[in-house]
RNA sequence: UUCCGACAAAGGCAAACCCGGGGCAACCCGGGGACGCAAAACCACGGGUCCCACAGGGAUAGCCGGGUUGCCGAA
Numbered sequence: 001u002u003c004c005g006a007c008a009a010a011g012g013c014a015a016a017c018c019c020g021g022g023g024c025a026a027c028c029c030g031g032g033g034a035c036g037c038a039a040a041a042c043c044a045c046g047g048g049u050c051c052c053a054c055a056g057g058g059a060u061a062g063c064c065g066g067g068u069u070g071c072c073g074a075a
Base pairs, nucleotide, nucleotide: 004073005072012037013036017032018031019030020029021028022027035062041068042067043066045065046064047063048060049059050058051057052056
């Protein structure tokens, strides 16, 4: 360094739901809240699913695959 992922250490993120806001909607943002997560960090490239004003556009990265980057260092 790569692979790998501990009854390790330091931390991190935040489902459902509630409140406020944005949007036609899916859904998103902020606060609360934790179901969980070793990439639950980032990217819409491929597939899936969802929405719409449906030759198309949008959403979902915590659906799967892929790409990039990162903390720690037992076996």